Annotation: Predicted 3D model of a 76-nucleotide RNA (transfer RNA) from candidate division WWE3 bacterium RIFCSPLOWO2_01_FULL_53_14.

């Protein structure tokens, strides 16, 4: 050069017939305890890689481009 896979909350990760995203852990507050730790509860926390398109309407369909990780070929 080709071709395939992953991108989502601070981190591992869900999220199909396209309808303004969720769960665990972590951090934060609270109750429980003399206190700690465990356990309950509560709230925050996201321009879903990145720029077009299609769409009344995109994490989702299109394309093109980063980033990572596997394959394939390699001579002019």
């Nucleotide at each position: 050069g080709c071709c395939g896979a992953u991108g989502u909350a601070g981190c591992u990760c869900a999220g199909u017939u396209g309808g303004u995203a969720g769960a665990g852990c972590a951090g934060g507050g609270c109750u429980u305890u003399c206190g700690u730790a465990a356990a309950g509860c509560c709230a925050a926390g996201g321009u879903c890689g990145u720029c077009g398109g299609u769409u009344c309407g995109a994490u989702u369909c299109c394309g093109a481009c980063c980033a990572u990780c596997g394959g394939c070929u390699c001579c002019a």

Rfam family: tRNA. Rfam links the family to the GO term triplet codon-amino acid adaptor activity. By type it is a transfer RNA.
The sequence is in RNAcentral, with records from ENA.